């Protein structure tokens, strides 16, 4: 000095001219006296993701949301947080790159992830292969009959074996020495696993000891068991003010149908609208349970309230931002001080000059440097907050690991 | 703004839940049938299952992120 990999920051600065949006002042008009329009002046005015709507919430309504069954999520341990699927600490397991061992292992360091249970139970494992989960035996090894052979050895029957080789994403503990006919945990060491206290640690978990040769192959981003959690919908939620026209509910005035009941001169004539039936809502999905409205006549007269077009709120001072101090390894928290930082509503934040900046690149010039061209990413608030993710030219830092120089 | 659905040959779609082989139908191309066409008969080609990443020996399928079409919601008696 390059290049890789992580992690953190910025994401063009300044000056000017023309314009948008809101908010404050003045002035001038018109006014239903609420304001509304014009004009001058001054203030503010995207982002790190404003995205994608993936998770958490704030906030607002729904009939405080019942039972049982499905249904979604989340899942090592601890800890922050309003909350969480997000963050920090730590743990175990994987990868890589170095250091050891005979050798499997073990140490160290970076980096990685959706990291409960496969000794509850079902079920999956293609193809290939002797076997794919109640083990099994295709070359192969060995042994011991019978035939051949002069012998190595061959063929055929019985049998032992799983060290070797083959297949396979996976072969039934691994490595090393004995060991045996030939092998095997058969034996013994390690290392692995199981069991049992036992010490350390909030816990995951770790660390030695004893005891057993060893039983239990994968997948739960298959079903599923365990633990915890969840009512639904969303700012086009939701409140308030309120034209026109159509609808509706009271009363009056009319007096018909349907039931029921009184009165009846049997013509009618009063009151009542229950139960029942039907339509259609809600309790997220089903069943059970509850539960609310409407219909069982229409027209005309007055009256009354809900709504709809439009107006206001929600709407931006908030889990806010900066800066020091202090607790803690850290996420974060807690004091103290100091800021006010967009709020439109089809939807503003923009265009052009200069110059500076960085990256490419063409001339001049021995060089210092000079005169030019080109290019500066992703995107763009719509109730708001906290986090993922995804997009992003260039440039700064900081930590690692290889590699080439110099000293 | 907010919520929901889907994406498989040239076009309509099945398969996915319950993971090992892509399929159907109309369309295309050849051949026979016919004097030629059509029908009808037989045979065939055609598909990174929207990308991209994990989980798994294996992925259209099962998880995640992205694209991308479509629909709904303002409105209510």
């Nucleotide at each position: 000095c390059a290049g890789c990999c992580g992690g953190a920051c910025c994401g063009g600065g300044c000056g000017g001219u023309c314009g948008c949006u809101u908010c404050c002042c003045g002035c001038g008009u018109c006014u239903u006296c609420g304001g509304g329009c014009g004009c001058g002046g001054g203030g503010a005015g995207a982002g790190g993701a404003a995205a994608g709507u993936c998770c958490g919430a704030a906030c607002u309504c729904c009939g405080c949301a019942g039972a049982g069954c499905a249904g979604u999520g989340u899942g090592c341990c601890g800890g922050a947080u309003a909350a969480c699927g997000u963050c920090c600490g730590g743990g175990a397991c994987g990868u890589c790159a170095g250091g050891u061992u005979c050798a499997a292992g073990c140490c160290u360091g970076a980096c990685g992830g959706a990291c409960g249970g496969a000794a509850a139970g079902u079920g999956c494992c293609a193809c290939a292969g002797a076997a794919a989960a109640c083990a099994u035996a295709c070359c192969g090894c060995c042994c011991c009959g019978u035939c051949g052979g002069c012998a190595a050895c061959g063929c055929c029957a019985g049998g032992g074996u799983a060290a070797g080789g083959g297949u396979g994403a996976a072969a039934a503990g691994g490595u090393g020495c004995g060991g045996u006919a030939a092998g095997a945990g058969c034996g013994c060491a390690c290392c692995g696993c199981c069991g049992c206290g036992g010490c350390a640690g909030u816990a995951a978990u770790g660390c030695a000891g004893c005891g057993g040769g060893c039983a239990g192959g994968g997948c739960a981003a298959a079903c599923c068991c365990c633990a915890c959690a969840c009512g639904g919908a969303g700012c086009a939620a939701g409140a308030c003010c309120a034209a026109a026209u159509a609808g509706g509910g009271a009363g009056g005035a009319a007096g018909u149908c349907c039931g029921c009941g009184g009165c009846u001169u049997c013509g009618g004539u009063c009151g009542c609208g229950a139960a029942c039936a039907c339509g259609u809502g809600c309790c997220g999905g089903c069943u059970c349970g509850g539960u609310g409205c409407g219909u069982g006549a229409a027209a005309c007269c007055u009256u009354c309230g809900g709504g709809u077009a439009g107006g206001u709120c929600g709407c931006u001072a908030g889990a806010g931002c900066c800066g020091c101090a202090c607790a803690g390894c850290g996420a974060u928290g807690c004091g103290c001080g100091g800021c006010c930082c967009a709020g439109a509503g089809g939807a503003a934040u923009g265009a052009c000059c200069g110059u500076c900046c960085c990256g490419c690149u063409g001339g001049a010039g021995c060089a210092a440097u000079c005169c030019g061209g080109c290019g500066g990413a992703c995107a763009g608030a719509a109730u708001u907050c906290g986090g993922c993710u995804u997009a992003u030219a260039g440039g700064u830092c900081c930590g690692g690991c290889u590699g080439c120089c110099a000293c | 703004c907010g919520g929901g659905a889907c994406g498989u040959g040239g076009c309509u779609c099945a398969g996915c839940c319950u993971g090992g082989u892509a399929g159907a139908g109309c369309a295309c191309u050849c051949g026979c049938u016919u004097g030629g066409g059509g029908u009808g008969c037989g045979a065939g080609g055609g598909g990174u299952c929207g990308g991209c990443a994990g989980u798994u020996c294996a992925a259209a399928u099962c998880u995640g992120c992205c694209c991308g079409u479509c629909c709904c919601g303002a409105c209510c008696a």